This is a predicted structure of a 1455-nucleotide RNA (small-subunit ribosomal RNA) from an uncultured bacterium.
The coordinates come from a structure-prediction model, not an experiment, and the mean pLDDT is 82.
The RNAcentral record of the sequence draws on ENA and SILVA.
RNA sequence: AGAGUUUGAUCAUGGCUCAGGAUUAACGUUGGCGGUAGGCCUAAUACAUGCAAGUCGUACGCAAUUUAUUUUGAGUGGCGAACGGGUGAGUAAUGUAUGUCUAACGUGCCCUAGAGAGGGGGAUAACUGAAAGAAAUUUCAGCUAAUACCCCAUAUCAUCAGAGAAGGCAUCUUCUUUGGUUUAAAGUAGCGUUUGCUGCACUCUAGGAUCGGGACAUAUCGUAUUAGCUAGUUGGUGAGGUAAUGGCUCACCAAGGCGAUUAUGCGUAGCCGGGUUGAGAGACUGACCGGCCACACUGGGACUGAGACACGGCCCAGACUUCUACGGAAGGCAGCAGUAGGGAAUCUUCCACAAUGGGCGCAAGCCUGAUGGAGCCAUACCGCGUGUGGGAUGAAUGCAUUUUUGUUGUAAACCACUGUUGUAAGGGAUGAAAACCCAGGAUAGGAAAUGAUCUUGGCUUGACAGUACCUUACCAGAAAGUCCUGUCUAACUACGUGCCAGCAGACGCGGUAAUACGUAGAGGGCGAACGUUAUCCGGAUUUAUUGGGCGUAAAGGGAGUCUAGCCGGUUCAUUAAGUUCACGUUUAAAUCCAGAGGCUUAACCUCUGUCCGGCGUGAAAACUGGUGAACUAGAAUAACAGAGAGAUCAGUGGAAUUCCAUGUGUAGCGGUGGAAUGCGUAGAUAUAUGGAGGAACGCCAGUUGCGAAGGCGGCUGAUUGGAUGAUUAUUGACGGUAAAGCUCGAAAGCGUGGGGAGCAAAUAGGAUUAGAUACCCUAGUAGUCCACGCCGUAAACGUUCUUCACUAGGUAUAGGGAUGACCCUGUGCCGCAGCUAACGCGUUAAGUGAAGCGCCUGGGGAGUACGCGCGCAAGCGUAAAACUCAAAGGAAUUGACGGGGACCCGCACAAGCGGUGGAGCAUGUGGUUUAAUUCGAUGAUACGCGAAGAACCUUACCUGAACUUGACAUCCUUUGCAAAGCUAUGGAAACAUAGUGGAGGUUAACAGAGUGACAGGUGCUGCAUGGCUGUCGUCAGCUCGUGUCGUGAGAUGUUGGGUUAAGUCCCGCAACGAGCGCAACCCUCGCCCUUAGUUGCCAGCAUUUAGUUGGGCACUCUAGGGGAACCGCCGGUGACAAGCCGGAGGAAGGUGGGGAUGACGUCAAGUCCUCAUGGCCCUUACAAGGUGGGCUACACACGUGCUACAAUGGCAGUGACAAUGGGAUAAUCCCAAAAAGCUGUCUCAGUUCGGAUUGUCUUCUGCAACUCGAAGGCAUGAAGUUGGAAUUGCUAGUAAUCGCGUAACAGCAUGACGCGGUGAAUACGUUCCCGGGCCUUGUACACACCGCCCGUCACACCAUGGGAGUUGGGUUUACCCGAAGAUGGUGCGCCAACCUUAGGGAGGCAGCCUGCCACGGUAAGUUCAGCGACUGGGGUGAAGUCGUAACAAGGUAGC
Repeated sequence: AGAGUUUGAUCAUGGCUCAGGAUUAACGUUGGCGGUAGGCCUAAUACAUGCAAGUCGUACGCAAUUUAUUUUGAGUGGCGAACGGGUGAGUAAUGUAUGUCUAACGUGCCCUAGAGAGGGGGAUAACUGAAAGAAAUUUCAGCUAAUACCCCAUAUCAUCAGAGAAGGCAUCUUCUUUGGUUUAAAGUAGCGUUUGCUGCACUCUAGGAUCGGGACAUAUCGUAUUAGCUAGUUGGUGAGGUAAUGGCUCACCAAGGCGAUUAUGCGUAGCCGGGUUGAGAGACUGACCGGCCACACUGGGACUGAGACACGGCCCAGACUUCUACGGAAGGCAGCAGUAGGGAAUCUUCCACAAUGGGCGCAAGCCUGAUGGAGCCAUACCGCGUGUGGGAUGAAUGCAUUUUUGUUGUAAACCACUGUUGUAAGGGAUGAAAACCCAGGAUAGGAAAUGAUCUUGGCUUGACAGUACCUUACCAGAAAGUCCUGUCUAACUACGUGCCAGCAGACGCGGUAAUACGUAGAGGGCGAACGUUAUCCGGAUUUAUUGGGCGUAAAGGGAGUCUAGCCGGUUCAUUAAGUUCACGUUUAAAUCCAGAGGCUUAACCUCUGUCCGGCGUGAAAACUGGUGAACUAGAAUAACAGAGAGAUCAGUGGAAUUCCAUGUGUAGCGGUGGAAUGCGUAGAUAUAUGGAGGAACGCCAGUUGCGAAGGCGGCUGAUUGGAUGAUUAUUGACGGUAAAGCUCGAAAGCGUGGGGAGCAAAUAGGAUUAGAUACCCUAGUAGUCCACGCCGUAAACGUUCUUCACUAGGUAUAGGGAUGACCCUGUGCCGCAGCUAACGCGUUAAGUGAAGCGCCUGGGGAGUACGCGCGCAAGCGUAAAACUCAAAGGAAUUGACGGGGACCCGCACAAGCGGUGGAGCAUGUGGUUUAAUUCGAUGAUACGCGAAGAACCUUACCUGAACUUGACAUCCUUUGCAAAGCUAUGGAAACAUAGUGGAGGUUAACAGAGUGACAGGUGCUGCAUGGCUGUCGUCAGCUCGUGUCGUGAGAUGUUGGGUUAAGUCCCGCAACGAGCGCAACCCUCGCCCUUAGUUGCCAGCAUUUAGUUGGGCACUCUAGGGGAACCGCCGGUGACAAGCCGGAGGAAGGUGGGGAUGACGUCAAGUCCUCAUGGCCCUUACAAGGUGGGCUACACACGUGCUACAAUGGCAGUGACAAUGGGAUAAUCCCAAAAAGCUGUCUCAGUUCGGAUUGUCUUCUGCAACUCGAAGGCAUGAAGUUGGAAUUGCUAGUAAUCGCGUAACAGCAUGACGCGGUGAAUACGUUCCCGGGCCUUGUACACACCGCCCGUCACACCAUGGGAGUUGGGUUUACCCGAAGAUGGUGCGCCAACCUUAGGGAGGCAGCCUGCCACGGUAAGUUCAGCGACUGGGGUGAAGUCGUAACAAGGUAGC
C1' cells in the first nucleotide's frame, strides 16, 4: 500500500467480497512447562448452608465463675454500623463531564486558639416475682446504677430587639454599645499528696482542614410517519418550611412561560477518565482499574443521627418462599463462596489477618469474604522447551514416473555431545518495618511524680511456603499439532467420483482425463496452539470538516416572489464579541507517549518528565463583527426614444369544412395495397346562387420576437406588466440567495351552466389475420370551444438552480446608439486555453473563483405499504421495511445483425436454349419388414455419396456347427526329421483319421506339443486427437514492424477521389514500409522458327495392290529448345496519372482459351470403418477359422439418371474423317465397328413410335448364376401423345446433340473419369429474388437475429400489506378506596422530674379528626405488539401454457 468481481475487450460510475488489527468471547481438532492478568455479556430470575460489623469493664449496675476486684455473660450507656463490598434495573437530565458561584449553607471524629466543667433532682433496663403464647415475643408488680435523663446558676463572643461607626457587590458584612433569652458529665484512669497534676473523654466560642448540600453556563443518542406543550403552569406580594436559595409548599394577584438554534411525545441508554481501530479527522465502545450517579424482592413512608429517607435498620402495602399447635410468626446473596434455572458461555461452599487499609478501645487487643494469597480454566498477553553436531549406500517404506529415475531426504539408522524443562536429593529467601512491651538517656514545663516529645539498646510477629531461587545426580530419554495448496494468496501431483456425492469468503468448481469434491503422497503457513463463528474499527475518499458529487452513470425543486437564516462594495474614526499573544489556574490518580530503573529476558511493575483542551486576567487592533461619520463603481428612481405572437377585456374580418334552401345535371360517388361497410334514381358526387353555425387564423414566417416558467400568432380599440438604448440628475449599500409561506402552472380529468362546424378516446360496422378486443377504411359519443370553480401533475428538458467577477477569437442574426477597424443588450454556429469517463462544453461554460438554496449514496421490492395532510372524485404530496440479486447503469471500441442507407460484383435476376417435376426402368436414401436386411454420410456442404464394380470371397451383419497363446508378431522350454502338396474315408464345411510324398537344410529353418508375457478387436468416444477432406470461395481479402493519435479497448496504414477481374494500379493523405493472398512464374491448346527424321510424312524422281520399297526430310506429325502480346504504336478521353474507348498491324489484343494453384479463418462441419493415435471396454470372446443366408426384402415417399412419347423422327442401305486411351514392351500389330451425315421407305396412328413385362431357346464367365450375373435369338408389346405448383444447368467451340475410350474387374455400367465429331440462341440492363465485397448508420445482440426479451395464466416456496375480531403490555384523563407516615387540629382519657397558695399550673402522651398519599378498583381514551378465516400485490424457482410488446425504421419509431 491494495486486490477480486458487470464487458468479446476498454475507460469511468457503482455496489458486493477479501487480505490487517482487536475481543470479559464461544465452538471443532490438538495439548509439555512457567510468569502476568482476566473469568455470568443471558434471568435486577429464585435461593439451601456457612461467613461478610463490631467494639469499649479506663461510663454503669447485675449474675455466674475464680487461689487471684480473674475471666465470662446478657443488659443500660458511648462510638461505629451513611465507610468498605456488589450491581447497572431505572435515568436523555433531579444524571455525568468541564468551568464558575454560594455575601444563600452544613460539617461527628481531627488540628490551632480562648473560656469552662458550679448546684440539685426524679426515673428505668438488667434482675426478682407473677401471667399469656406452639413459637416469635409480650404484659403486670417490685428493686437499682451511670459519661442515660431533667432543673437551676454562670457565659463579653451564640441568638433576638434598638442605637452609632466603618466597609462592600444590590440583598448585605464587620466593629462599638443597651436590654432580653438560652447551654455543661464536681466523669473516669494514672501519679502524687499541698488546694492538685497528667492523659482520655465533656461544654461553649472563633478559625482551619476534610467531607458534603445548593445554583449557573456549555457539552451530552435516534426519531418530525412526534408540532405544538404547559394551571403550581410563568411571575409577583405575604406566610410556612429547610442547614440553606427557590412554587420547595400554601393564600391572594397578574396571564404568563417553553418551542423548527427542535419544545412536547416515543424509542434506546448509567455518565466519565479511558479502551479498540485509524496517518489523522473520526467511527465504535464504557469488561477489568479509578471518579461520579442510581439501586438493594416490588411500591410508599418516615425515625435515629454530624451525615440515610439507610444492601446485611424500622413501619405499611403487594408478590413469592419457609415454620405453625391454624390462633399467628419469619425472610430478602445486585457482599464472599456455593445451588437451581436460563444460556453458545464464565471458577473454590479454600487459607490468613503476616502485609496494606478500616471500626472500636488509653492500650494489649478484638473484628474485617475489604485486602493479601492459594485453587480451577491455553480465556488473553509474554517467555522457554520438545534436542545439538556429524552422517550417502543417497538404505528401506510410501508416492510419482517418460520405466529408470525423481521425491520423501541428512530426514532415519549409526557415531559423538548437551541437560533448558523433567525426575530425585540437598540448601533456601526478599516481602518485617515497627507499633506495643522491657531497660536506659536527653529536652521543656512542673513542687514532685506519672506523663509528653526526641533518642539508644533489647524482645516479639509470615497466610503464601519449604514457594521463588541455588547446587548435585540421571536418561535424548516423557513433550506437535492444526489449517491450507484454482485466483485473490505462500504452496501440485496421482487415484476415486462423474452436475452425483460434495465444496464455496467473492469469482466460481463437479456432466469420464477435476492442481477447486473425497483419499493418498508431496508442499506452504502458523505453532502449544491452529482453524471456524460472532462483534467492532480499518481498507470504504462507500456520508467526503480534512475529503465526493448532481448535462448523459443515483442526483437541480415545474416557475416566480418573499419572511427567518446565511453571505455582503469603498474610506475614516472608535470598540474589542470573534481572532492572536503573554501570564495565572485547571486538566485527580491510573492509562498513552518519552527517558531511566526492578524481576535471568519479556509480558508485568516502579520512578521521573511532558501534553490536547477549558476558565480567568492583561495586551494588540491587521482581518471579521458592533457603533458613528462619509463616498459612488453595486442597487434603485425621474426625464427621452424605439422594438415586441407579453397579459386581460371588448368589437370586427375573409378563405375553407359542414349543414339548409333552390337551380342545372345523371349514375354513380367515396374509400384502399386491394376491397368492403357507407352515400346515391325518394336524384347523390359534380356545379351555380343564397343562407346558417362553430372553430381555427393561410401567405407574411425567419434555429425571428416576447414572457419567470407553463406558454403566446387574423385585424382594431381600451387597460396594463416587463426588458433595452442614449444622456443627465437624484437616493446613498437601500444588495445576493432563500427553509417555511404565498402565487402562477401544458394536456388530460372533475363540478355547474352554455355551445357543438371540424376532429375524435369509448363504441359499432367493414377489412386484414391462425387469431386481430390493433395498425387500414366507413360512421361516431364524451371531450376539444366559452363563463365560473377545482385538480397541481408532464421527457414541466438546455434532462444543465439563482446571482456576481474573471479567462483568445471568428462568424451570422434581432433591438438600440451610431457612422469608429465601434459600443451595449439578446439569440445561434464554429473554435483557443482549460475542463470532462468519454461524448462533448467552451464569455449564453460543463473553464477559474465567491455566496446561498435544492437534491444523490448499488439494482429490485417502490415512488409502493402504513400513518398524516390536501382533493368532490380521480388522485397528489410526504415516504419506509421484510425479502431478494452480484450486479444494475454510463460513454466509447471491435465485430455480428437489420423487413437501415450508398456503391460494386456473380448464369443472381432479366434475355435465351435445353431439362427436372407426369410415364416405364436403373440407381441411392428414408420408411417399413426381417434372424440379419453390417456401418457411416443428413439444409446449402447427405441421397449414381464412402463403393474405380455385394452370386462365394469381399463382409464388417444373421443362423446353426466347431477352436482357444490363437489366422498374424516377438521371446522361452521341449519333441520331430520332416513340411507343403497329393490320394482315400467321414462331414455342410471348418476339421479329423489313414496313406503317399520327399526339394532344401543341420547352434538354423520348418512343423507338432507346452508355458505365460502377450497377440487380436471394422468394439466406444471425430465433443480427447494427428493426418486428409468439404464449404464460404479463386471471394479479395487477412495481417505485421516502426511511427503517430487515443487514459484505454483500439485507430491510422487498409479510409478518401478515380480505376481494375483483383487491397490491380494511380493521385491524395501521419504515415512509411513489409508479409500471406491477387497477378506472374508451372502444364496444356492456338502461330512461327530451329534441332532431329524412325516405326511418322511424300512435294518432286523411280517403284508398287499397298509409303510396299529406293530416295528425300520440303510439308504434316512427333518431342526437345526458342520466339511471339507489352495498352508496345496511333487517335480520342481522363487530372499531363492510373486507366478506359476506338483503330492499325498481328495466328492471337487487353487475364488469348483451359488446367494446376485455395490467404487469415468459419461451421466442436466430415472421417477412430483407409491409416495413425490418448483414454475406456472384450480376452474359451466384442478375437480367429468355416457352411448357408443377408447387405438385392417392398404398401409407400424423395433425390440423381437412362429410355421415350416420335417425321429435325423410326427402319433399311450407304457412309468419310477422329481423338483420348488400353494391350507388361510398340508413332510398326491389335482393341477398332465411330456416331452424326447421305439415299430410300414409313405418313400422324398408341403407329414400322415406345420398349417395360413375360414365355422359351442359347452363349459367356466362374467350384457354383435358385435366392442374385451379363449378352443374344424368337415370341409377348405395359405406361407414355411433351408433363400442376414448383424448380435446375448453361454466355462459345459453350449449351444442345452424337458416338468412342479407360479404371476397378473371372463376369457384371443407364454410374464415374476422359476423348473427339456436328454445333446454336441471348444478355436492354441492375428495379427486384439469392449469395458476396467495401463504406456508413442504429443496436438492450457478443453462444453474436436460429440473438435478446415482455406480460397474463398454471404449479411450488418465501417474506409482507389489508382483515370481522381476539390476546397482552405501556400510558393519559376522570372518579372511588385510602395502609403506614409526619404536619396541623382536637385531646373524652392519662402522666416521675420544674413551679405551686398543694386546688392546680407549665409541659407531655395515648386516642380521635381533616387534608396529602402507595397499593387496589371503575369508566373512557390513546399507543405498541402477538394471533387471525379470507384476501391484495411482491420476490424466487427446471426444459410448463398463450401470444410477440421492446432492442434494427424490431416490421404501426420509441418514450